[in-house]
RNA sequence: AGGACGGGCCGAGGAAUCGCCGCCGGGAGCCGCAACAGGCCUGCCGGUGGAGGAAAGUCCGAGCUCCGCAGGGCAGGAUGCCGGGUAACGCCCGGGCGCCGCGAGGCGACGGAAAGUGCCGCAGAGAGCAGACCGCCGAUGGCCCCUCUCGGGGGUGCACAGGCAAGGGUGAAAGGGUGCGGUAAGAGCGCACCGGGCCGCUGGCAACAGGGGUCGCAUGGCAAACCCCAUCCGGAGCGAGGCCAAGUAGCGGACGAGGGGUUGCCCGCCCCGCUCGAGUCCCGGGUAGGCCGCUAAAGGCACGGAGCGAUCCGCGCCUCAGACAAAUGAUUCCGCCCUGCCCUCGCGGCGGGGAACAGAACUCGGCUUACGACGCCCGUCCUUCCG
Numbered sequence: 001a002g003g004a005c006g007g008g009c010c011g012a013g014g015a016a017u018c019g020c021c022g023c024c025g026g027g028a029g030c031c032g033c034a035a036c037a038g039g040c041c042u043g044c045c046g047g048u049g050g051a052g053g054a055a056a057g058u059c060c061g062a063g064c065u066c067c068g069c070a071g072g073g074c075a076g077g078a079u080g081c082c083g084g085g086u087a088a089c090g091c092c093c094g095g096g097c098g099c100c101g102c103g104a105g106g107c108g109a110c111g112g113a114a115a116g117u118g119c120c121g122c123a124g125a126g127a128g129c130a131g132a133c134c135g136c137c138g139a140u141g142g143c144c145c146c147u148c149u150c151g152g153g154g155g156u157g158c159a160c161a162g163g164c165a166a167g168g169g170u171g172a173a174a175g176g177g178u179g180c181g182g183u184a185a186g187a188g189c190g191c192a193c194c195g196g197g198c199c200g201c202u203g204g205c206a207a208c209a210g211g212g213g214u215c216g217c218a219u220g221g222c223a224a225a226c227c228c229c230a231u232c233c234g235g236a237g238c239g240a241g242g243c244c245a246a247g248u249a250g251c252g253g254a255c256g257a258g259g260g261g262u263u264g265c266c267c268g269c270c271c272c273g274c275u276c277g278a279g280u281c282c283c284g285g286g287u288a289g290g291c292c293g294c295u296a297a298a299g300g301c302a303c304g305g306a307g308c309g310a311u312c313c314g315c316g317c318c319u320c321a322g323a324c325a326a327a328u329g330a331u332u333c334c335g336c337c338c339u340g341c342c343c344u345c346g347c348g349g350c351g352g353g354g355a356a357c358a359g360a361a362c363u364c365g366g367c368u369u370a371c372g373a374c375g376c377c378c379g380u381c382c383u384u385c386c387g
Base pairs, nucleotide, nucleotide: 001383002382003381004380005379006378007377008376009375010372013334014333015332016331017330018329020050021049022048023047024046025045026044029040030039031038052357056368057367059366060365061364062363063362064237065236066235067234071267072266073265074264076233077232078231079230080229081095082094083093084092085091096110097108098107099106100105111228112227116226117225118222119221120220133168134167135164136163137162138160140159141158142156143155144154145153146152147151176194177193178192179191180190181189195217196215197214198213199212201210202209203208241292242291243290244289250283252282253281254280255279258272259271260270261269299318300317301316303314304313305312306311336354337353338352339351340350341349342348
């Protein structure tokens, strides 16, 4: 200097004028009173506060609200290495193993294939308990040669008994791998090393790692296939739920002896009812207005301590939007970042460009996705060059 990896911060600013919403104070006036106190309070005046790191997705977990079962079971769903953190989680931290990368680092749906079922197309001899296409060896016979003319020896794989799975081929994958010996030719057939099973030792809380002994040791993959195992899960959700006001239309209809109890089924339990009718369904009508829930929250910031870290503890300070068709907008000036030129080299002058993703609606902890003011800061890796 170039390229890359990991983490953090910010998410543009200031002033003026007018405008918008919340809160606080005042407030002509109104109620009340003998008067004061007190209450209500328009226009208006003053003060003060007013969108995000993701407010997005609605994917997880909770706080909160409601439901007389939320108790038990089945079904169903979720997570899946070990140890920690947390209110909890499918999240975060640290570690292990596997894969990718030269590396810093990144990713992981990471329990079980000897409980069972299922799938592995085509190709290939053969793909779950196998298998011979090309081949290798080869008794006997045939043919040829030598010797001999009795016998014997050699070659040939031509016919063919038998042996082999070592070599080649097919395939994503072929019944351990490499080498040596052995064999008619071969094969863990034997041996050495690697791999694997079993046993045990050392280190570690553990996942796991390392070493040793022993055995020639037939044996794939997929569970993000069904399944088995371990752990967890009552349901519904702010359109939850509560209060006030207003309003109309039920001589309404059908079923009815059982029905209802917040996913489905069963048991249990509870409630209502059995013709003086519970409940379910259908038709029709009214209201859709106001208030609460609605913001003090497992909250934020600073300092100190413990811890590799996530985080926790102590102490001090602070209260940071609560709208309801949905509030923060408009204008002007200065300024910010990048870059080019000029120059008197001075926060100078002139010109060009940039300002992303994007707006709360009960709240919080996460994850995922989008994004750079041609952002900033810190640490690390690789390559090249100079000293």
Record summary: Model confidence (mean pLDDT): 77 of 100. This is a predicted structure of a 387-nucleotide RNA (Bacterial RNase P class A) from a Longimicrobiales bacterium. The sequence was found by an Rfam model in a public genome assembly.